[in-house]
Context: one part of a larger RNA
RNA sequence: CUCGCAGCGGGACGGAAAGACCCCGGAACCUUUACUGCAACUUGAUAUUGGGUUUUGGCACUUUAUGUGCAGGAUAGGUGGGAGGCUUUGAAGCGGGAACGCUAGUUUCCGUGGAGCCAUCCUUGGAAUACCACCCUUAAUUUGUCGGAGCUCUAACCCGCGACCGUUAUCCGGUCGGGGAACAGUGUCUGGUAGGCAGUUUGACUGGGGCGGUUGCCUCCUAAAAAGUAACGGAGGCGCACAAAGGUUCGCUCAGCGCGAUUGGAAACCGCGCGAAGAGUGUAAAGGUAUAAGCGAGCUUGACUGUGAGGCAGACAUGCCGAGCAGGUGCGAAAGCAGGUCUUAGUGAUCUGGCGCCACCGCGUGGAAGGGGCGUCACUUAUCGGAUAAAAGGUACUCCGGGGAUAACAGGCUUAUCGCCCCCGAGCGUUCACAGCGACGGGGCGGUUUGGCACCUCGAUGUCGGCUCAUCACAUCCUGGGGGUGAAGGCGCUCCCAAGGGUCGGGCUGUUCGCCCGUUAAAGUGGUACGUGAGCUGGGUUCAGAACGUCGUGAGACAGUUCGGUCCCUAUCUGCUGUGAG
Numbered sequence: 001c002u003c004g005c006a007g008c009g010g011g012a013c014g015g016a017a018a019g020a021c022c023c024c025g026g027a028a029c030c031u032u033u034a035c036u037g038c039a040a041c042u043u044g045a046u047a048u049u050g051g052g053u054u055u056u057g058g059c060a061c062u063u064u065a066u067g068u069g070c071a072g073g074a075u076a077g078g079u080g081g082g083a084g085g086c087u088u089u090g091a092a093g094c095g096g097g098a099a100c101g102c103u104a105g106u107u108u109c110c111g112u113g114g115a116g117c118c119a120u121c122c123u124u125g126g127a128a129u130a131c132c133a134c135c136c137u138u139a140a141u142u143u144g145u146c147g148g149a150g151c152u153c154u155a156a157c158c159c160g161c162g163a164c165c166g167u168u169a170u171c172c173g174g175u176c177g178g179g180g181a182a183c184a185g186u187g188u189c190u191g192g193u194a195g196g197c198a199g200u201u202u203g204a205c206u207g208g209g210g211c212g213g214u215u216g217c218c219u220c221c222u223a224a225a226a227a228g229u230a231a232c233g234g235a236g237g238c239g240c241a242c243a244a245a246g247g248u249u250c251g252c253u254c255a256g257c258g259c260g261a262u263u264g265g266a267a268a269c270c271g272c273g274c275g276a277a278g279a280g281u282g283u284a285a286a287g288g289u290a291u292a293a294g295c296g297a298g299c300u301u302g303a304c305u306g307u308g309a310g311g312c313a314g315a316c317a318u319g320c321c322g323a324g325c326a327g328g329u330g331c332g333a334a335a336g337c338a339g340g341u342c343u344u345a346g347u348g349a350u351c352u353g354g355c356g357c358c359a360c361c362g363c364g365u366g367g368a369a370g371g372g373g374c375g376u377c378a379c380u381u382a383u384c385g386g387a388u389a390a391a392a393g394g395u396a397c398u399c400c401g402g403g404g405a406u407a408a409c410a411g412g413c414u415u416a417u418c419g420c421c422c423c424c425g426a427g428c429g430u431u432c433a434c435a436g437c438g439a440c441g442g443g444g445c446g447g448u449u450u451g452g453c454a455c456c457u458c459g460a461u462g463u464c465g466g467c468u469c470a471u472c473a474c475a476u477c478c479u480g481g482g483g484g485u486g487a488a489g490g491c492g493c494u495c496c497c498a499a500g501g502g503u504c505g506g507g508c509u510g511u512u513c514g515c516c517c518g519u520u521a522a523a524g525u526g527g528u529a530c531g532u533g534a535g536c537u538g539g540g541u542u543c544a545g546a547a548c549g550u551c552g553u554g555a556g557a558c559a560g561u562u563c564g565g566u567c568c569c570u571a572u573c574u575g576c577u578g579u580g581a582g
Stems, first nucleotide, its partner, number of pairs: 001582008010574003014569002022403006028395004034200005040193003044189005050153011063140003067136001077135005084118003093112008157180003161177006203215003212232001216238006239384001240282001241341002246300007254278001256274005280289002283346001285344003304327004310321004316385001329338003352378007360371002410457001411455001412453003416450001418446006427437002464539001465537003469531001470528005477502003480497006504518005545563004549558003
């Protein structure tokens, strides 16, 4: 070196299972004061459903009665007709009773009585309840109708009451009796309640996801001198206001400073001067702005109607600028200016519905209903290009499709943090920077911490600790050799060289760590997928059960706790150990 045999299990990111964690998409169950429904329960109406009686409402009708504001013979309901009406079928008056009442009276009944009583007159907005008719308010009454309530009846209906029969039968049906009774039950419609059940919703961005924050519009920077330009980059503002803070004509000039001047002072008001703007501008910022867009006064409503050449921005939707023309208007002597405000924020598509105007369509025709056109109103539709008129949660009981497009382990990159070293040398060290220390700063190395990034791996790279077995580095714990010393000796301190060998046993805790006990020459620091689970363990963490505390209405949840909880693989290759043959 080649070929075997027996072993071991470091590697083949070994095998097994399209990762169960995480995220994204979907689903399923579960919860509830998510949304919308449904069952069920309940309310009322009505049908099945009938008789009588009492009482009581609404409406219509019959017959009556009923009505004082003031002035006024006085309790004038309204309007019309109307010059006469009532009366022996018994007037005025008187006596008694009843009703109404704003106590003045009005109406009515009975008796007596016996022939008159009242109108048109004067007052009044209105003329006679003298008489007739139609009505209004209120009240009584008759009838009808539609009801309500109470009581009662029996014949519907009910009896899981009795007897008898079918029938040798606690069912069922029939007959008779008894009880209940127009109730109950049931059908239809209807208001309520309704996780009992069902269908669903529960946004996105995001240096993983969640929590937090954000979501539309305006201004500035980032933005790289056209425009535009991202980030969970840096700063702010808006969801209006104003009938003058709009239009026009005419006029004025600020802030600040100096000087002067009664009260008067650093600043009030007054005068003179300097003063391009540092003031002011309704409101953020930017850009503008004194020829003013700033500050006043006069007159006013152009904060117009109908259009619009031509452009700017934008994927579109849409936003924006705009001379001119027609009509009518304001200011101005006029030229002219005026279709809101110095400009850029102050906002919402479509559908649906309301209101005003137009009079366009309008189901044979005329109308109407309804629609249309023009104008206008109602959205924190703020997730602001607005899924619906209408919507929250849990899942560790979970499931499916995907992702290393994205987290947790390990690795990688980085090295803020961490460990170690060095430079400078203020200062400490009685004196003396450097025996030993070393501020403020600076420069490196390492890749053991906590992180950042998200690069291989989610069709799986098993995760803490222990056991076993190790191997390497040296920034050395011991042993060895040395320099310095603030080294007398003995101990030490510090630095240099050095990795050959060594580096303990217990108690507590799942612990690594740590604390403690007893030893030791010493009980090193790290790397090796925080070495090592196809070597072991399985105490911890991290499924399903259960409980406590806490949170939650709840389902459930908690780097809170607690008890319990299946660790598979017969070695093909490689590697290594032992052994044999050539």

The part of an RNA shown here (large-subunit ribosomal RNA, domain V) has 582 nucleotides and comes from a bacterium.
Its Rfam family is "Bacterial large subunit ribosomal RNA".
The coordinates come from a structure-prediction model, not an experiment, and the mean pLDDT is 85.